[in-house]
Context: one part of a larger RNA
């Protein structure tokens, strides 16, 4: 100087308490260990790994395993040689690839050739998702949206350094204010950006009984105003008017640095290393295995339920290789057809909720695992390994030991719906959207993290 302390002293955050719904018990989904395995590719590993890279693994992806092949290569540039690219057909094989036959002759030209494309031949080379993220760029997590972190000049100290930054009072804030050997200054905060809430106004069709909507452009909130506390400061309680107060809501936005954190497999790159193979093509498997263990969800154990029937009331967002209405068939998935839309025009397009009926507390009309049959959808191709829809079968399961998470309001819970990846899809994940809509907070003693000043220290 700093770090630590089962040292103080101040003060903070859903840190604790108050409260409301989990997880830990069951069953499945998924993601990691571990174990198998000819492979179960790789990376992440308290908090910061574990519905994490993966915003889509049948095949491709694909890096693994297994057998087939190639060897200037699948991809680049350079140099010779021939072909016009190109397109059908045959045989051989799982393809990869070999092998035969057939069509075709283009564009520019000084007629030599030339671009472009195909094969072929040398060797320079290519190629590596092979290794190191303790060699590194970029990136990104975390501490933390915490209030820190410094600098120039000055002043103090032999000196490292200190002071500015302490201290009192304030603040979400090193946020202002008083006061001081410090003046003052920068990164950070904070405000400028975005959105959402109120009125004003311009345009306006595809919207419009209503300034509703949409897309611009003003206004509006600053402790301005009133009152009381306070040094009559800064600020801080109440209150008026107000659509909205004292940072209005949400978002973007992450300071000097920690963690030799994470990432050579997103890219870039130093070094090493492989060169008929650690490159490269392809067929099939494998990444989905399954005694076990964790982590994250989802569905439930009912009656605030379940079923059965009537009937409402969104928003975000997609759509032309798309989305697809009315109609017809099918119990259904789904078909058949196709209005209409390149979209404020057309279409995907709502459940909970509400009303009646009905079970009557039962492992049940709860529960929906499993399996067993029939079918539909995408796709060359659902056997490993897809998704739906019936119908039968109906399994744990009766609120879950210790222990543990998350939330302070249009929050929690609960209810659907959008959408990216995408042919389909194991989505219950992931990011948004609306619908209904609570409790609770005395309080800072205590967990857990932080800040600022002290004190101790045999630690750097």
């Nucleotide at each position: 100087u700093g770090a630590c302390g089962g040292g103080g002293g101040c003060u903070c955050g859903c840190a604790c308490a108050a409260g409301c719904g989990g997880u830990g018990g069951a069953g499945c989904a998924u993601g990691u260990g571990g174990u198998u395995u000819a492979a179960u590719u790789c990376g992440a590993c308290g908090c910061u790994a574990a519905c994490c890279g993966a915003g889509g693994a049948a095949c491709c992806u694909u890096a693994c395993c297994a057998g087939g092949a190639c060897u200037u290569g699948a991809c680049a540039u350079c140099u010779c040689c021939g072909g016009a690219a190109c397109c059908c057909c045959g045989c051989a094989g799982a393809a990869a690839u070999g092998u035969g036959g057939g069509g075709g002759u283009g564009c520019c030209u000084u007629c030599g050739g030339g671009a472009g494309c195909c094969g072929g031949a040398u060797g320079a080379c290519a190629g590596g998702u092979g290794a190191u993220g303790c060699a590194c760029g970029g990136u990104c997590g975390u501490c933390g949206u915490c209030a820190g972190c410094u600098c120039g000049u000055g002043c103090u100290g032999u000196g490292a350094a200190g002071u500015g930054u302490a201290c009192c009072c304030u603040u979400a804030a090193g946020u202002g204010g008083g006061c001081a050997a410090a003046c003052g200054a920068g990164c950070g905060a904070a405000a400028c950006c975005c959105u959402c809430g109120u009125c004003c106004u311009g345009u306006g069709u595809u919207g419009u009984a209503u300034u509703u909507c949409a897309c611009g452009g003003g206004a509006g909130a600053c402790u301005g105003c009133c009152u009381c506390g306070a040094u009559c400061a800064a600020c801080g309680g109440g209150g008026a008017g107000g659509a909205a107060g004292g940072c209005g809501g949400g978002g973007a936005u992450g300071a000097c640095g920690c963690c030799a954190g994470a990432u050579c497999a997103g890219c870039g790159u130093g070094u090493c290393u492989c060169u008929u193979a650690c490159g490269u093509c392809c067929u099939g498997g494998g990444c989905u295995a399954c005694a076990c263990a964790c982590g994250u969800g989802c569905u439930a154990c009912a009656a605030u339920g379940g079923c059965g029937g009537c009937c409402a009331c969104a928003g975000c967002g997609g759509g032309u290789a798309g989305c697809a209405a009315u109609g017809c068939g099918g119990u259904a998935a789904c078909g058949c057809g196709g209005a209409g839309c390149u979209a404020a025009u057309c279409c995907c397009c709502a459940a909970a909720a509400g009303c009646c009926g009905u079970c009557u507390c039962a492992g049940u009309u709860c529960g929906g695992a499993u399996u067993g049959a029939g079918g539909g959808c995408u796709g060359c191709a659902a056997c490993u390994c897809g998704c739906c829809c019936u119908c039968a079968u109906g399994a744990a399961g009766c609120c879950g030991g210790a222990a543990u998470c998350g939330c302070u309001a249009g929050u929690a819970a609960a209810c659907g719906c959008a959408u990216a990846u995408c042919a389909g899809c194991u989505a219950u994940g992931g990011u948004g959207c609306g619908u209904u809509g609570a409790a609770u907070a005395c309080g800072u003693u205590c967990u857990c993290g932080a800040g600022c000043c002290u004190u101790g220290u045999a630690c750097a």